Predicted 3D model of an 85-nucleotide RNA (c-di-GMP-I riboswitch aptamer) from a Gammaproteobacteria bacterium. It was read from a public genome assembly, where an Rfam model found it. The prediction has a mean pLDDT of 83.

[in-house]
RNA sequence: GAAAGUUAAAGGCAAACCCAUCGAAAGGUGGGGACGCAAAGCCACCGAUCUAAGGGAGGAUUCCUAGGAUGGCGGGGUUGCCGAU
Repeated sequence: GAAAGUUAAAGGCAAACCCAUCGAAAGGUGGGGACGCAAAGCCACCGAUCUAAGGGAGGAUUCCUAGGAUGGCGGGGUUGCCGAU
């Protein structure tokens, strides 16, 4: 210097659940909390999944629809810490 990353060390993130709050919902944000994570940093580009306010269809229960959401669903792009052995 490079690489592997099960166990080493430093530092990081934070599921469920609870409280507050935003949202039509899915879900988000803040606090508490840790199931886990080597990109669980960032980007909705491809696929997948969730919701259906608005819009459309219908006589109607309803159905269709993403410009909403999930990056902790898979892939891709991009940046980066440590580095025992």